Record summary: The part of an RNA shown here (small-subunit ribosomal RNA, central domain) has 349 nucleotides and comes from an uncultured bacterium.
Context: one part of a larger RNA
């Protein structure tokens, strides 16, 4: 270069914004690079094809004819793509309107609980297990009233509910803010994807500062056990929390990239609009919008997937090519460090 593929067999980048690029609604004019037609020159000869013809054949010769898929002017066509001038509104946005929502920062305020103090009652016990023991307890614990500190999560409501691009968000009020929906006017193709590139990005980790109640890697210590560097029990340091700044990673999973049109249906639920009734709500209808379940056709090796596609199609971006060796060495690049990202082979089945 090319073929098949990518939900489980190797493969979808962890999201996400946009650069080059590639792609591109409807409808008019021009032009005529691309496409097509048609001329002419050129594509050396020898090979190769295909007929003839010479050596008795053939092999080899000779002459001829085709092919040489190209390339260059030139002369046309104009349907389709490109340039270029215009117009359109269905794609896309912008005004206005709306209302759900754990969507984001920020300050604030609250109740239960768990520990810790102090004070009161009050005693021989707690505790904790399969059983126990370490361990707390006469210096008065557990237990049980009262007052205080302090961190940290936020019962029920809670829902195959809701929001967010994804990580990912759950007490309450507050300002700050991003997204979604609709009719209706406006803008007129301003759009989709996106190599590089910036951002964000779980939990562990790293630095500096502060915090520390529960919970807890290592650790120490009782058990068990043949031993127990474990599971189980007492304890308990980072860490978990905050402010700053790093890491840049995951079974970051729907293990399914994103956009647009299409192709039976039935059923749950959330949000919004209309319609029917209405005071008004509730309920009954319809259409979007998102979420779940079953499911026809097709898909599929099966499984299963099925308008939220894994089905028909079209654009555009990432990736796969047998198993191990190995996401390793090596180089390079980013990180304070751990380590990340790019990433072979030899040999070997």
């Nucleotide at each position: 270069c090319u073929g098949g593929g990518c939900g489980u067999a190797a493969a979808g980048g962890g999201c996400g914004c946009g650069u080059a690029g590639g792609u591109g609604g409807c409808u008019g004019g021009g032009u005529a690079a691309g496409u097509c037609a048609g001329a002419u020159g050129u594509g050396a000869a020898a090979g190769u094809c295909c007929a003839c013809a010479g050596c008795u054949c053939a092999a080899c010769u000779g002459g001829g004819g085709a092919a040489u898929u190209g390339c260059a002017u030139u002369u046309g066509a104009u349907a389709c793509u490109g340039c270029u001038c215009g117009g359109c509104u269905u794609g896309a946005g912008u005004a206005c309107a709306g209302g759900a929502g754990a969507g984001g920062a920020g300050a604030g305020u609250g109740g239960a609980a768990u520990u810790c103090c102090c004070a009161g009652u009050g005693u021989a016990g707690c505790g904790g297990u399969g059983a126990a023991a370490u361990g707390c307890g006469u210096a008065g614990a557990u237990a049980u009233u009262g007052g205080g500190a302090g961190g940290a999560a936020c019962a029920c409501c809670a829902g195959u509910g809701g929001c967010g691009a994804a990580g990912g968000c759950g007490a309450c009020u507050c300002u700050c803010u991003g997204g979604c929906u609709g009719a209706u006017a406006c803008u007129g193709a301003c759009a989709c994807u996106g190599a590089g590139g910036c951002g964000c990005g779980a939990a562990a980790g790293c630095c500096a500062g502060g915090g520390g109640a529960g919970c807890g890697a290592a650790c120490g210590g009782g058990a068990u056990u043949a031993g127990a560097u474990a599971c189980c029990c007492c304890g308990g340091u980072a860490g978990u929390c905050c402010u700053g700044g790093c890491c840049g990673u995951a079974a970051a999973c729907g293990a399914u990239g994103g956009g647009c049109a299409c192709u039976a249906g039935g059923u749950g639920u959330a949000g919004a609009a209309g319609g029917u009734a209405c005071c008004a709500a509730c309920c009954c209808c319809u259409u979007c919008u998102g979420u779940g379940c079953c499911g026809u056709a097709g898909c599929u090796g099966a499984c299963g997937u099925g308008u939220u596609a894994a089905g028909u199609g079209c654009c555009c971006c990432g990736c796969c090519u047998g198993g191990g060796g190995a996401g390793u060495a090596c180089g390079g690049u980013c990180g304070c460090a751990a380590g990340g990202c790019u990433g072979a082979a030899a040999c070997u089945c």
The coordinates come from a structure-prediction model, not an experiment, and the mean pLDDT is 86.